[in-house]
Context: one part of a larger RNA
RNA sequence: GGAUGAACGCUGGCGGCGUGCCUAACACAUGCAAGUCGAACGAAGCAUGAUUGAAGGAGACUUCGGUCAAUGGAUAUCAUGACUUAGUGGCGGACGGGUGAGUAAUACAUGAGCAACCUGCCUUUCAGAGGGGGACAACAGCUGGAAACGGCUGCUAAUACCGCAUAACGUGCGAGAGGGGCAUCCCUUUUGUACCAAAGGAGCAAUCCGCUGAAAGAUGGGCUCAUGACUGAUUAGUUAGUUGGCAGGGCAACGGCCUACCAAGACUGCGAUCAGUAGCCGGACUGAGAGGUUGAACGGCCACAUUGGGACUGAGAUACGGCCCAGACUCCUACGGGAGGCAGCAGUGGGGAAUAUUGGGCAAUGGGCGAAAGCCUGACCCAGCAACGCCGCGUGAAGGAAGAAGGUCUUCGGAUUGUAAACUUCUUUUAUGAGGGACGAAGGACGUGACGGUACCUCAUGAAUAAGCCACGGCUAACUACGUGCCAGCAGCCGCGGUAAUACGUAGGUGGCGAGCGUUAUCC
Numbered sequence: 001g002g003a004u005g006a007a008c009g010c011u012g013g014c015g016g017c018g019u020g021c022c023u024a025a026c027a028c029a030u031g032c033a034a035g036u037c038g039a040a041c042g043a044a045g046c047a048u049g050a051u052u053g054a055a056g057g058a059g060a061c062u063u064c065g066g067u068c069a070a071u072g073g074a075u076a077u078c079a080u081g082a083c084u085u086a087g088u089g090g091c092g093g094a095c096g097g098g099u100g101a102g103u104a105a106u107a108c109a110u111g112a113g114c115a116a117c118c119u120g121c122c123u124u125u126c127a128g129a130g131g132g133g134g135a136c137a138a139c140a141g142c143u144g145g146a147a148a149c150g151g152c153u154g155c156u157a158a159u160a161c162c163g164c165a166u167a168a169c170g171u172g173c174g175a176g177a178g179g180g181g182c183a184u185c186c187c188u189u190u191u192g193u194a195c196c197a198a199a200g201g202a203g204c205a206a207u208c209c210g211c212u213g214a215a216a217g218a219u220g221g222g223c224u225c226a227u228g229a230c231u232g233a234u235u236a237g238u239u240a241g242u243u244g245g246c247a248g249g250g251c252a253a254c255g256g257c258c259u260a261c262c263a264a265g266a267c268u269g270c271g272a273u274c275a276g277u278a279g280c281c282g283g284a285c286u287g288a289g290a291g292g293u294u295g296a297a298c299g300g301c302c303a304c305a306u307u308g309g310g311a312c313u314g315a316g317a318u319a320c321g322g323c324c325c326a327g328a329c330u331c332c333u334a335c336g337g338g339a340g341g342c343a344g345c346a347g348u349g350g351g352g353a354a355u356a357u358u359g360g361g362c363a364a365u366g367g368g369c370g371a372a373a374g375c376c377u378g379a380c381c382c383a384g385c386a387a388c389g390c391c392g393c394g395u396g397a398a399g400g401a402a403g404a405a406g407g408u409c410u411u412c413g414g415a416u417u418g419u420a421a422a423c424u425u426c427u428u429u430u431a432u433g434a435g436g437g438a439c440g441a442a443g444g445a446c447g448u449g450a451c452g453g454u455a456c457c458u459c460a461u462g463a464a465u466a467a468g469c470c471a472c473g474g475c476u477a478a479c480u481a482c483g484u485g486c487c488a489g490c491a492g493c494c495g496c497g498g499u500a501a502u503a504c505g506u507a508g509g510u511g512g513c514g515a516g517c518g519u520u521a522u523c524c
Base pairs, nucleotide, nucleotide: 001524002523003522004521006520007519008518009517010516013393014392015391016390017389018388019386020385021351026349027348028347030346031345032344035091036090037089040088041087043085044084045083046081047080048079049078050077051076056071059068060067061066098304099303100302108228109227110226111225112224113223114222117221118220122217123216124215125214126213127212128211130164132162133161139154140153141152142151143150144149170195171194172193173192174191175190176189177188178187179186180185200209201208202207230276231275232274237267238266239265242264243263244262245261247259248258249257279301280300281299282298283294284293285292286291306327307326308325309324310323329340330339331338332337357383359382360381361380365379366377367376368375369374396426397425398424399423406417407416408415409414431461432460433459434458435457436456440451468513469512470511471510472509473494474493475492479508480507481506482505483504489496490495
């Protein structure tokens, strides 16, 4: 000198774009952050319509017993619906969002490999969907419990569940032929045999959306290898599933991944093991470069979700807002038992030098579900707070010597502040007020904007609303007076201060930067 997710002191006008718990991965009140589909299904409700037509009943008749009756609309049944939804069912809750505790290598980066693998939704192609069955929720009844939540009996639907049929380019086993390679082997093809599928919905219909099997693609993952990247030898030996083989199990798949048996290996001074520290990278800062430091924000990967362990479901999890067990903590309780997990967005307490609103909207972009309308979305888009950073603008411009007054210094003559002010002539960025007023909206048309009556444009008013901070002995740009008297104090280094201090304090002046300026911390 440059830089910072900064903090502190003094000061502070505006705008744009960014950034904002680096500490306690400490504990969390409250609200919201993942739902959706009625075009899979039964049921319940609501509305409308059709049929039915109870109670009451104006009125009429009356032999006073009653009869007829406009009207009235209960009840029941059926149908319809861009209607609502507790339950069954499907898809999604494995994405998106957060954090960096752990991890020195099951991570990451780069480059290879899989002849050892999986892949829902999506795309392309081929083939198919025949015929049956039994349940369980909801619901009803009974019943337990303070609650959370259940239990028993009975009824019922489906794209829920289960047999059967059909069966290949699928899978298993057997036989044959051809080709290739990278060791195990791989590919193509012929044939025999065994086994395995399916679901419907909407519509008048056409058709559309789904369903099943197979082949390929795309996307996303899984595994293996090589190389690279911290410190310590005041850590020198480490290792028994350890290293390899054989057989089996398990896995999507290879493999001591696991088990039995056999052998005695494997790593290590080119640093094993142990200990400490640490998420890694693209990048960022600095530097002429080499290099050094760093990993906030943005992007990729990994790991974690109160602590530890476990599996279930599923195409995918060993699952932040799923389940089970154990621990700690908090809450409810009728003491028998239950409930919870902000390292999501806000917010609270605590810690700290220190870090924001319990805001608006789904209008845009994107995501989930849905045929669609649409619903959900603290992702996201915006607004609020903070000079935290970068950039831009302003606080006026021109003229103006009686060199005014005042201040300061003085050799008392004057010098300086200083064209500075006053004054004159202008301007109106900004500010305030008024009028107009967007782009962002892309859909076939119509309609649709949180931001926002914002940006921007026009007019009006009036220099009007807007300057500080640090330094002035040398390094280092900038000096005098007074006060103080080794005191009070300053200080980055050298060093100042003991009676004329350009070094302390104040004033005037000057220098530097400027909505900032200094200090502290850290890196180069």

Annotation
The part of an RNA shown here (small-subunit ribosomal RNA, 5' domain) has 524 nucleotides and comes from an uncultured bacterium. The prediction has a mean pLDDT of 83.